[in-house]
Context: one part of a larger RNA
Molecule: small-subunit ribosomal RNA, 5' domain
Organism: uncultured bacterium
């Protein structure tokens, strides 16, 4: 000098960051991941209209029971057109948000490789989209169960699912050529056989949105490899799928990755192997610099998601708010069975020296579905707490000498606290009321701000409401007086304190910094 800072005294006010470092301890409540009806059948609600129904009224007649005649409602069926949605379906949930537990490792960081590879959506491009088929949810009956929920029968739809035609290609197997490198080879091209698609949807239409197939881009993932990357030798030997090899299995893909067989070999003082700590970097903080710490906020990468393991679905996961098993722990219960996982924002208990609002909004960036309108989005962008920390401002200017009172001291003359105050003249940052009032909102007209009637503008008001801590023996800037008597204390070191202490402790003075200021930790 620095800090994610604590802890003492003190505390006006804005700007902008920052805020559980401990128990990856356990969790009550809400919210943090949905959308799409223009993918598809259904069932609700309205609207019109047809049809069907016939109610109150009214008007004659009446044997007072009611009847005839207008009237036309609720109500049901259909069709129309909006509008919600449980359930198939489809994108999306593998992003965004969090933590640092694990990890000494190709895990980061740096530079190559892939002739050993994959990629939804998105740009370009090319070539297609005939024709059929058989479920099942949802509904509707029943049935078991305390619930979670689970089954039986029946019905029905598609962009779900599943034959069949077709291949420009695509891939496989045999084969021919051509060009060509880095060893395994790799590029183009050809012949033959095999094999491999597809979906409709909205609009009167135009057309727009989707479907399948290939090639190519762009971002994006996955392997491999050279160097780097803590401490301990009071850790010296480790190793059997261990080292390689041959054939196979596996995967997008190399590979003991996994397997059968074969060799005995790999790996180490240029530190294996044990064992301690550790998420790495970009950067941060000291330093002249080298180098030393550090790894919080922002960013880029890893790894995890109550603990252990495993796989399914997908282009992507071995998945934080999925799924199965175990295991601890909590809840529920009809004891027969069931639920759950805040290291997402918020809050709650405990732990600790110690870290905040169970807020407001999609106004703006951004994400997700959507053809849009929209819809969701504790990501985000805003306010609340906190002097945590950085920077700016004030708590007043200017004149005022009887050098007022008072305090302190004295050699009793005096000194000093001091132009300080008083008292005059102003000023209006900061407040306080009142008017006024944004940019942030876009490519044009409307329309759209949560922050917020903020910020800034303009009036009036009135020195009013806005100073403290820490030191004063040498380091070290600043001194006297009284109380204490090696007592009480003080101290970073050196040392103070046993009767005049400039070193305890009060007061007066002074001296540093100033919304601070000192004290502890920790780093250079």
């Nucleotide at each position: 000098g620095a800090c994610g800072a604590a802890c003492g005294c003190u505390g006006g006010c804005g700007g902008c960051g920052u805020g559980c470092u401990u128990a990856a301890c356990a969790c009550a409540u809400g919210c943090a991941a949905g959308u799409c009806g223009a993918a598809c059948g259904g069932g609700g609600a309205u609207u019109u209209u047809a049809a069907u129904g016939g109610a109150a009224g009214u008007a004659c007649c009446u044997u007072c029971g009611g009847g005839u005649a207008u009237g036309g409602a609720a109500g049901u069926u259909a069709a129309u057109a909006u509008u919600c949605u449980a359930g198939u379906g489809g994108c999306g949930a593998a992003c965004g948000g969090g933590u640092g537990a694990g990890u000494a490792a190709c895990g980061c960081g740096u530079g190559a490789g892939c002739g050993a590879u994959c990629u939804g959506u998105c740009c370009u491009c090319u070539a297609c989209a005939g024709g059929g088929g058989g479920a099942u949810a949802a509904c509707g009956c029943c049935u078991g169960g305390a619930a979670a929920c689970a089954g039986g029968c029946g019905c029905u739809a598609a962009u779900a699912c599943c034959g069949c035609g077709u291949a420009c290609g695509g891939u496989c197997a045999c084969g021919g050529g051509a060009c060509u490198g880095c060893a395994u080879g790799g590029u183009c091209u050809u012949g033959u056989g095999a094999u491999u698609a597809a979906a409709g949807g909205a609009g009167a239409a135009a057309u727009c949105c989707g479907g399948u197939a290939g090639a190519g881009g762009a971002g994006g993932a996955g392997c491999u490899c050279g160097c780097g990357u803590c401490c301990c030798a009071u850790u010296a030997g480790c190793u059997a799928g261990u080292a390689g090899g041959c054939g196979g299995g596996g995967u997008a893909a190399c590979g003991g990755c996994c397997c059968a067989c074969c060799u005995a070999g790999g790996c180490g003082a240029c530190g294996a192997u044990g064992g301690g700590u550790a998420g790495c970097c970009g950067a941060c903080c000291u330093g002249a610099g080298a180098g030393g710490g550090u790894g919080a906020u922002c960013g880029g990468c890893c790894a995890c998601a109550c603990u252990g393991g495993a796989a399914c679905u997908g282009a992507g996961a071995c998945a934080c708010g999925g799924u199965c098993c175990a295991g601890a722990c909590u809840c529920c219960u009809a004891c027969g069975g069931g639920a759950g996982g805040c290291a997402g924002c918020a809050g709650u208990g405990g732990g600790g020296a110690a870290u905040a609002u169970u807020g407001g909004g999609c106004a703006a960036u951004g994400g997700g579905g959507g053809a849009a309108a929209c819809c969701c989005u504790u990501a985000c962008c805003c306010a609340g707490c906190a002097a945590c920390g950085c920077c700016g401002c004030g708590u007043g200017a200017g004149a005022g000498a009887a050098g007022a009172a008072g305090g302190u001291u004295u050699u009793c003359g005096g000194a000093u606290u001091g132009u300080a105050a008083a008292u005059c003249u102003c000023u209006g940052u900061c407040c306080u009321u009142g008017g006024g009032g944004a940019a942030g909102a876009a490519g044009a007209a409307a329309g759209u701000g949560a922050c917020g009637g903020u910020a800034c503008c303009c009036a009036a008001g009135g020195a009013g409401g806005a100073a403290g801590c820490c030191c004063c023996g040498g380091c070290u800037a600043a001194c006297u007086a009284c109380g204490u008597g090696c007592c009480a204390g003080c101290a970073g070191c050196c040392g103070c304190g046993g009767u005049a202490a400039g070193a305890c402790g009060u007061a007066g003075g002074g001296g540093g910094c100033g919304a601070g200021c000192g004290u502890u930790g920790u780093c250079c």